[in-house]
């Protein structure tokens, strides 16, 4: 040059003039308010904002904290993180010539279950053909028997290859390979290396039940809170509840005294009543059970019908947050610094013309140029960590292979 | 915006624990009937939404996309 492999970055650029939402700040109007108009300065979409596939923040449910069940997930070691089905580094298997890629990768010697069709046989086998012996023959083969090398079936046939041996064979013996076992050696581990020992026994399938270790409440921001506004402030099922006893207790309330500036202050007793306080009993957990703590007392809660509203405020966006710098780490990452960045709508803004460029398709032209086309995927709706998928072109950077020339 | 179920013949739908996918109905063909419509015999038609994995094999499993559908406001 040409082909490739990983890892990042970008996703049109400037300018004008027009709009549209947030916030702020200035003016004005009137019915003085979550009003309405102008005008100004700010700030406004993304690498995936998608899928909703994990993991978590917050909110509610009776705190989500324990033990068993059931159900669901996860799955090699290690480590990283709030956390994971994620990411780093290893390990093993597969594939690439290589760079590199990929993998649900625990257990089939805990138990069940299935392996269709073919095939002699399909999982504690099994003999159709062929091979051999043996009787018998009408020499065509027929009976018994031996054997599992070759033939055939099939995804998959009970180690392979070669040599011995044998009637013919067969781990029947022998040597390599493979298989199990395994002292020791290294590794935090997965695992790796292996003295020796067994002739071989133990096929697949767990993205089938299942078993083993770990992990999990449960809705979701249309979650939850607060205001307005309106109504048949309605019905009908069902489900738990109304205990007891002390305590004047800086409440209330009664009695009575004391001082006073006549407003109040100060300190005593009562304790029936409101109110609060504290024990006991009782009831309230999400499929059982147990609770320290919490709730309840006159009503609480559920689920059905039917009516009403389609309103405003908070949750809401400054955070496990992003960049840059600096140490520490093989790395994910974690510590420290930082006069850096960072959108908040709610039928739900972020758009649009033009101009000049930048790339780019097409078609005309020897050329120079000209003449039509368009800007990939797709856009926030409580937030973030991740995966997963959809994407036009464009740029680094590092290494691989192949030809070429020095 | 959240949370769910679904996709098999033209149409409704089966298809349990993987073994090579079916039943009604429509549609074709002959039969019968003057003819039509029931009836009766017969036949056809399927990317099991699409893609990748496990697997010997996949409509079923496990997984990632695309369509369809359905619920969830508050107030008393």
């Nucleotide at each position: 040059g040409c082909g490739g492999a990983u890892g990042g970055c970008u996703g049109g650029a400037u300018g004008a003039c027009c709009g549209c939402g947030g916030c702020c700040c200035c003016g004005g109007a009137c019915c003085u308010g979550a009003u309405c108009c102008g005008g100004g300065g700010u700030c406004g979409a993304g690498g995936a904002a998608a899928g909703u596939c994990c993991g978590g923040a917050c909110u509610c449910c009776a705190g989500a904290a324990g033990g068993c069940a059931a159900g669901g997930g996860u799955g090699c070691c290690g480590g990283g993180u709030a956390a994971u089905c994620c990411c780093c580094g290893g390990c093993g298997g597969g594939g690439g010539c290589g760079a590199c890629c990929c993998c649900a990768g625990g257990g089939a010697a805990a138990g069940c279950g299935c392996c269709a069709c073919a095939g002699a046989g399909a999982a504690g086998a099994g003999a159709c053909u062929u091979c051999c012996c043996u009787u018998g023959u009408u020499c065509g083969c027929a009976a018994g028997g031996g054997u599992a090398a070759a033939g055939g079936u099939g995804a998959a046939a009970c180690g392979g290859u070669g040599g011995g041996g044998u009637a013919a064979g067969a781990g029947c013996c022998c040597a390599c390979c493979g298989c199990g076992g395994g002292a020791c050696u290294g590794g935090c581990a997965a695992c790796a290396g292996g003295a020796c020992c067994g002739g071989c026994a133990c096929g697949g399938c767990a993205a089938g039940c299942c078993c083993c270790a770990c992990c999990c409440g449960g809705a979701g921001c249309a979650a939850u809170g607060c205001c307005a506004a309106a109504u048949a402030g309605g019905g009908g099922c069902c489900u738990c509840g109304c205990g007891c006893g002390g305590g004047g207790c800086u409440g209330g309330u009664c009695c009575a005294g004391g001082c006073u500036u006549c407003g109040g202050c100060c300190a005593g007793g009562a304790u029936a009543c409101c109110g609060c306080c504290c024990g006991c009993a009782g009831g309230g957990a999400c499929g059982c059970c147990a609770u320290c703590g919490c709730c309840c007392g006159a009503g609480a809660g559920g689920c059905c019908c039917g009516g009403g509203u389609u309103g405003g405020c908070a949750g809401c966006u400054u955070g496990a947050c992003c960049g840059c710098c600096g140490u520490g780490g093989u790395g994910a990452c974690a510590c420290g610094g930082u006069u850096g960045g960072c959108a908040g709508a709610g039928g739900a803004a972020u758009g649009g013309u033009c101009a000049u460029c930048c790339a780019u398709g097409g078609g005309c032209g020897c050329a120079a140029g000209c003449c039509c086309g368009g800007g990939a995927c797709a856009a926030a709706a409580u937030c973030c960590g991740g995966c997963u998928u959809a994407c036009a072109g464009g740029c680094c950077a590092u290494c691989c292979g192949c030809g070429c020339g020095u | 915006g959240c949370c769910u179920c679904u996709a098999u013949a033209g149409c409704u739908c089966a298809g349990c624990u993987g073994g090579u996918a079916g039943a009604g109905c429509a549609c074709c063909u002959g039969a019968u009937u003057u003819g039509u419509a029931a009836u009766c015999a017969g036949g056809g038609g399927g990317u099991c939404g699409c893609g990748g994995g496990u697997u010997c094999a996949a409509g079923u499993c496990c997984u990632g996309c695309u369509g369809g559908g359905g619920g969830c406001a508050c107030c008393a």
This is a predicted complex of two RNAs, RNase P RNA and transfer RNA, with 482 nucleotides together. It holds a member of the Rfam family "Bacterial RNase P class A". Rfam classes the family as a ribozyme.